This is a predicted structure of a 587-nucleotide part of an RNA (small-subunit ribosomal RNA, 5' domain) from Ixodes scapularis. Its Rfam family is "Eukaryotic small subunit ribosomal RNA". Gene Ontology terms of the family: ribosome and structural constituent of ribosome. On this family, see Yusupov et al., Science 2001: "Crystal structure of the ribosome at 5.5 A resolution". The source organism's lineage runs through Eukaryota, Protostomia, Ecdysozoa, Ixodida and Ixodes.

[in-house]
Context: one part of a larger RNA
RNA sequence: UAUGCUUGUCUCAAAGAUUAAGCCAUGCAUGUCUAAGUACAAGCCGAAACAAGGCGAAACCGCGAAUGGCUCAUUAAAUCAGUUAUGGUUCCUUAGAUCGUUUCUUCCUACUUGGAUAACUGUGGCAAUUCUAGAGCUAAUACAUGCAGUGAGCCCGAAGCCCCUCGGGGCGACGGGUGCUUUUAUUAGACCAAGAUCAAUCGGGCUUCGGUCCGUUUUGUGUGGUGACUCUGGAUAACUUUGUGCUGAUCGCACGGCCACGAGCCGGCGACGUUUCUUUCAAGUGUCUGCCUUAUCAACUGUCGAUGGUAGGUUAUGCGCCUACCAUGGUUGUUACGGGUAACGGAGAAUCAGGGCUCGAUUCCGGAGAGGGAGCCUGAGAAACGGCUACCACAUCCAAGGAAGGCAGCAGGCGCGCAAAUUACCCACUCCCGGCACGGGGAGGUAGUGACGAAAAAUAACAAUACGGGACUCUUUUGAGGCCCCGUAAUUGAAAUGAGUACACUCUAAAUCCUUUAACGAGGAUCCAUUGGAGGGCAAGUCUGGUGCCAGCAGCCGCGGUAAUUCCAGCUCCAAUAGCGUAUACU
Numbered sequence: 001u002a003u004g005c006u007u008g009u010c011u012c013a014a015a016g017a018u019u020a021a022g023c024c025a026u027g028c029a030u031g032u033c034u035a036a037g038u039a040c041a042a043g044c045c046g047a048a049a050c051a052a053g054g055c056g057a058a059a060c061c062g063c064g065a066a067u068g069g070c071u072c073a074u075u076a077a078a079u080c081a082g083u084u085a086u087g088g089u090u091c092c093u094u095a096g097a098u099c100g101u102u103u104c105u106u107c108c109u110a111c112u113u114g115g116a117u118a119a120c121u122g123u124g125g126c127a128a129u130u131c132u133a134g135a136g137c138u139a140a141u142a143c144a145u146g147c148a149g150u151g152a153g154c155c156c157g158a159a160g161c162c163c164c165u166c167g168g169g170g171c172g173a174c175g176g177g178u179g180c181u182u183u184u185a186u187u188a189g190a191c192c193a194a195g196a197u198c199a200a201u202c203g204g205g206c207u208u209c210g211g212u213c214c215g216u217u218u219u220g221u222g223u224g225g226u227g228a229c230u231c232u233g234g235a236u237a238a239c240u241u242u243g244u245g246c247u248g249a250u251c252g253c254a255c256g257g258c259c260a261c262g263a264g265c266c267g268g269c270g271a272c273g274u275u276u277c278u279u280u281c282a283a284g285u286g287u288c289u290g291c292c293u294u295a296u297c298a299a300c301u302g303u304c305g306a307u308g309g310u311a312g313g314u315u316a317u318g319c320g321c322c323u324a325c326c327a328u329g330g331u332u333g334u335u336a337c338g339g340g341u342a343a344c345g346g347a348g349a350a351u352c353a354g355g356g357c358u359c360g361a362u363u364c365c366g367g368a369g370a371g372g373g374a375g376c377c378u379g380a381g382a383a384a385c386g387g388c389u390a391c392c393a394c395a396u397c398c399a400a401g402g403a404a405g406g407c408a409g410c411a412g413g414c415g416c417g418c419a420a421a422u423u424a425c426c427c428a429c430u431c432c433c434g435g436c437a438c439g440g441g442g443a444g445g446u447a448g449u450g451a452c453g454a455a456a457a458a459u460a461a462c463a464a465u466a467c468g469g470g471a472c473u474c475u476u477u478u479g480a481g482g483c484c485c486c487g488u489a490a491u492u493g494a495a496a497u498g499a500g501u502a503c504a505c506u507c508u509a510a511a512u513c514c515u516u517u518a519a520c521g522a523g524g525a526u527c528c529a530u531u532g533g534a535g536g537g538c539a540a541g542u543c544u545g546g547u548g549c550c551a552g553c554a555g556c557c558g559c560g561g562u563a564a565u566u567c568c569a570g571c572u573c574c575a576a577u578a579g580c581g582u583a584u585a586c587u
Base pairs, nucleotide, nucleotide: 001583002582003581004580005579009456011454012453015449016416022414023413024412026411027410028409031063032062037060038059043055044054045053061435070369071368072367080290081289082288084286085285086284089283090282095278096277097276109249113144114143120136121135123133124132125131153178154177155176156175157174160171161170162169163168164167179246180245183238184237185236186235187234199219202215203214204213205212206211224231248272250271251270252269253268255267256266257265258264292340293339294338299331300330301329306328307327308326309325310324311323312322313321344366345365346364348359349358351356371392372391374389375388376387394405396403397402422447424446425445426444430443431441432440433439462493463492464491465489466488467487468486469485470484472481473480474479498527500520501519502517504516530576531575532574533573534572535557536556541571543570544569545568546567552559553558
C1' cells in the first nucleotide's frame, strides 16, 4: 500500500502518484474604476417646466492575464544542493534623486492644434462561431502635430580698440558651436630627495643702456572609488538613424493674492505621465565540490565544431553560440564513451548502539511539461498553451460549402487496474490581481465521502448479604472477632453517567460538528466487542462429541491410519482490544 472481519464517542487528517504525461460530455477556475483618462445611452434620480448636478449599462484607453493551481513524461555532471562571480548583463513595479541650458531657416494658435474610430443608430450576409460587411454620428492620458517663456558663462574664428613696445598681452562687436541620451575617435588624471633652469614679482650690483650677474618671495599644482578597470566623473572633435529617444497641448480638490480693473496676471495640495541614475522585487548566465547501476560497453570526439587562437556577426551581456581564416587539439582504467533506471533533484521519511541500509510521485525550495514535435506575436517579462500558426495523432457540429478543439486547474465521466472522494457552499479568514477602502479569485476557506494514518477514551462503579481466602487479635485445639482487606455470585439495593433523542444559546459568510444546555434517555443495564489463537517456537486444555493418512490444519518443526493437547464443533482458557488478521515491499 491493498484486502478480510468488526466498529459506540471525540480531536486532527492523507486521499486517481504506482497502471494509461490515456481519452473527455457539462459547468465553473482572470479579471479590473477612483475626487482624479474618455459619457450626448433616445438609461435612471432630479426639476411645476427647461435645466444644472448626481448615479451610470455599453464601449475606447490603462493595468493584469508570464503569478497561482496541476503533474513528474523527459532528464545521470543534466537537473539539484552547498559555494562563489557578474569588473560579462536585463529589470514592469516600489523608494530616493533628476526633468527654465536644446529652438532657429521663413511664416506662426499657444488660455490649447489635427484627422479618425468604437460604443450608439440604421441596412445586411451565412446552417453555423466570442464571424462580421456597407452606411451615418461622436470623445481622449488612444493616434498624431507642435509654439511661447526661461540667467549667465565657456570654446573656435575674428573686424576693431587699448597697453607696453615692435611682437607679445588684455578687451572684444559680429559669426558658428555648446542640455541629457546615442555612436566613434582623441585627451588629462602626475607624485623619492636636493639642486639647476624658464616665466612672473621685488631688491641690489655692473652697464657700451642692447643687456648681464646675485639674492628674495610665493605662484604656475591637479574629482571620487576598488585588491584590481578600457570604472565613475571631466575636456575636445564630430554623430544622433526619416519604422525619428526625452524635453507635459492631460485630470481632480480647494480657492487665495495683486494691480495697469481686462473674460488680466500670479499662486497651493494631489492624480497620471516622461528621460537618466541609484534602489527594490527579481531574472539570465557562469565558478568549485558532490549522484544509482553496468565492461555480456574500452576506447571516444573531430572539415556537418571536436579542443584552442585571431577577427567579425548574433545576443540584454560573456562564450564555437554562429561565420571566415589559422593551429591540432580535447576526454579516458581516479572508468571516458555507450547501455539500463519500475530516476525529476533537494530539504526530508522509516529503521537504527556506533557504522549502515531502504524510501523520497506527494503540501516547502529549485527544475521541466501542458496530446506529440516545431515556429511566432504581444509584452518589462513567454518560445505562453484556460495566446496564435502549421504538421502528426485523436476527436466535435454541419444544410457537406464550411466551422470549432486541447481538464498533468476544481468538480464530474469513460478506460485502466490490487489501488483512490461531491458535477456541494463561500470570498467571512489567509493572501493575490485590478483604474481599486468598494470588484474578482474551484488560489484559498467551509462542509460531504473517508478504520491512509495519528492523539484522547465508554462498554460500568459502589454498598449490603451469602460463600471462599488472607494477614492481625484472642485461644490448648475445634474455633471466634471486627474501627482490616482480597476475590466469587442471573442475590439485593439505590447513586452516577453518557451513547442516542432534543427546546435554546453559542459556533459560522450561512450552517454543520465540538463546547454549553432545559426535557426524555440503563439491570440479563439485550444500550449484548471484536479479531486471532490454546503441541513447540509462543501466552493459553492431554476437557467432551464428530472424523479416521480421509476431510483438513500447519509461516517452520510437524498433526490426521478409531482414546487427535494440532482437523470440524461445543465448553473453557490466552493475547491484543475499537480494533485485530492476511498478502506484499523495506529496515